[in-house]
């Protein structure tokens, strides 16, 4: 330097004015002012998976249901997630061993059952035609049809079986405080031999006096849950093929409630295009309890890896 596939970063900066919000200090004291400061992402997106974390669920055992993953090993709190490798596929590169890149719903068809079109006599409880041998019961060869045909074929994102896993809801999840009402009323059924105690069922132990349905009443407010401190983030060393762990040292980075983070103007950065000074463009896209992935969307720049050709 180039195409091609394939990964990975980053994804607009600086200043003035003016305006929202959180916190701290200070004044001020119903309000509020004034200086510091800090304010939406790599995906905030889909809401598919995994949890931390609230709340119900009395406990141990054993069985069913469903629902979900599938070579082999590591890794994580844990995953259906990453990382090695082995296999199969498929593209590409070399003469060719062999590389490189992606994909895989990658356990079992001798537990069972079910399906395999057309063509074939017959698609697995199947067998036509020739030869040959026969103890006349069969036993080998072999043609033809077909993707498959005398071997227990193929097929399990076919029912299904095998191993492992799983309680339910969900921050509108929950608490506390005030203020108010009806400690409301009817039915059925029960006192430890009965019922209840969260997927369903039996067993044992515990624990309660109830338990199920309907019918009506009060509240709608304020604070917390949120200064999100974290299975947190950066840098470096060390262990390891690596995901990663580990050890020093550094950092605190939105918290709103109909929902703040923002507009304007200069002056800059990237691409193109070309009269070289102009003009155009500058992507996906907005938190709403946190975190760990996966999927999708994404202009332009810069990095790596394989591959071609040059030079050194």
């Nucleotide at each position: 330097u180039g195409u091609u596939a394939g990964g990975g970063g980053u994804g607009u900066g600086u200043g003035a004015u003016a305006g929202c919000u959180g916190a701290a200090a200070c004044g001020g004291u119903u309000u509020c002012g004034u200086u510091u400061u800090a304010g939406a992402g790599g995906a905030a997106a889909g809401u598919c998976c995994g949890a931390a974390c609230u709340u119900c669920u009395a406990g141990a055992g054993a069985a069913u249901a469903c629902a979900g993953u599938a070579g082999c090993g590591g890794g994580u709190a844990a995953c259906g997630c990453c990382c090695g490798u082995c296999a199969a596929u498929a593209a590409u590169c070399g003469u060719a061993a062999g590389g490189u890149u992606a994909u895989u719903a990658g356990g079992a068809c001798u537990a069972g059952u079910g399906c395999c079109a057309c063509a074939g006599a017959g698609a697995c409880g199947a067998g036509u035609c020739g030869g040959a041998c026969u103890u006349c019961g069969g036993u080998u060869c072999g043609g033809g049809u077909g993707a498959a045909a005398c071997g227990c074929g193929g097929u399990a994102a076919a029912c299904u079986c095998u191993a492992c896993u799983g309680g339910a809801a969900g921050c509108a999840a929950g608490a506390u405080c005030u203020a108010a009402u009806a400690g409301g009323g009817c039915u059925a059924u029960g006192u430890a031999u009965u019922a209840u105690g969260c997927a369903u069922u039996c067993u044992c132990u515990c624990a309660u006096a109830g338990u199920a349905g309907c019918c009506g009443g009060g509240u709608u407010g304020a604070u917390c849950g949120c200064a999100c401190a974290g299975a947190a983030c950066u840098u470096u060393g060390c262990a390891g093929u690596a995901a990663u762990g580990u050890a020093a040292a550094g950092u605190c980075u939105a918290g709103a409630u109909a929902a703040a983070u923002u507009a304007u103007c200069a002056c800059g950065g990237g691409u193109g295009u070309u009269u070289u000074a102009a003009c155009a463009c500058u992507a996906c896209a907005g938190a709403a309890u946190u975190c760990g992935g996966c999927u999708u969307a994404u202009a332009g720049c810069c990095c790596c890896u394989a591959c071609a050709u040059u030079c050194u």
Bacterial RNase P class A from an Alphaproteobacteria bacterium, 312 nucleotides, folded computationally. Its Rfam family is "Bacterial RNase P class A". Rfam's curators write: Ribonuclease P (RNase P) is a ubiquitous endoribonuclease, found in archaea, bacteria and eukarya as well as chloroplasts and mitochondria. The source organism's lineage runs through Bacteria, Pseudomonadati, Pseudomonadota and Alphaproteobacteria. The prediction has a mean pLDDT of 75. The model forms 92% of the base pairs in the Rfam consensus.